Predicted 3D model of an 85-nucleotide RNA (transfer RNA) from a Vulcanimicrobiota bacterium. Taxonomically the source falls in Vulcanimicrobiota (Bacteria, Bacillati). Rfam family: tRNA. By type it is a transfer RNA. The prediction has a mean pLDDT of 81.

């Protein structure tokens, strides 16, 4: 320097135009159950309002584009594996 494969919530990791605040696992809070603890089982886990029910904004590396609609298709750019040199 060329090639190639990726880059999502704390975290690992699906998901490839609308039904998705986003499968699942972990972790992490609650609460069951235990002599305590683990294990396990249920329920939470983006901000904001709300007594709730829900409502509404904001996100998928970064910035521009397409498009009624973008994590998802296009460009450029950052950065991370593997191979070559």
């Nucleotide at each position: 320097g060329g090639g190639u494969a990726g880059g999502u919530g704390g975290u690992c990791g699906a998901g490839u135009g609308g039904u998705u605040a986003a499968a699942g696992g972990c972790a992490c809070c609650a609460g069951a159950c235990u002599g305590u603890a683990a294990a396990u089982c249920u329920g939470g886990c983006c901000c904001g309002c709300u007594a709730a029910c829900g409502c509404g904004g904001u996100a998928c590396g970064u910035u521009g584009g397409u498009u009624c609609a973008a994590a998802u298709c296009c460009a450029a750019c950052c950065c991370u594996g593997c191979c070559c040199a």